[in-house]
A computed fold for a 102-nucleotide RNA from Melghirimyces profundicolus, annotated as Purine riboswitch aptamer. It was read from a public genome assembly, where an Rfam model found it. The coordinates come from a structure-prediction model, not an experiment, and the mean pLDDT is 82. Rfam family: Purine riboswitch aptamer. A reference for the family is Batey et al. (2004), "Structure of a natural guanine-responsive riboswitch complexed with the metabolite hypoxanthine", Nature. Rfam links the family to the GO term purine nucleobase biosynthetic process. The organism belongs to Melghirimyces, within Bacteria.
């Protein structure tokens, strides 16, 4: 100086995972049916609608209302899921390069 790319390390490229955050969707909403409780009660099971959408469609509390009947109402707090954007570190994969190495 050229070649090689098994090893190790620094830096670096891309991707993925984990955590947080923002946006969109959906209003954790609405409708229907079966069953159940009854002021110390106010539930439970199923079906459907809703989302360029998979899943979910509940939990806790407060107040009201229902004079014993079959029906709940309002408010407060809480997310999960799908997709996209952002932030940080770590891990794994990967690209390049240098050193190490042959």
């Nucleotide at each position: 100086a050229a070649c090689c790319g098994a090893u190790u390390g620094a830096c670096u490229u891309u991707g993925c995972a984990u955590u947080c955050u923002c946006a969109u969707a959906u209003a954790u909403g609405c409708c229907c049916g079966g069953g159940a409780a009854u002021a110390a009660g106010g539930c439970u099971c199923g079906g459907g609608c809703g989302u360029c959408u998979c899943u979910a469609c509940c939990c806790g509390g407060a107040a009201a209302c229902c004079g014993u009947a079959a029906a709940u109402u309002u408010c407060c707090g809480g997310a999960c899921u799908a997709u996209g954007g952002g932030a940080a570190a770590u891990g794994c994969c990967u690209u390049g390069c240098c050193a190490u190495g042959g």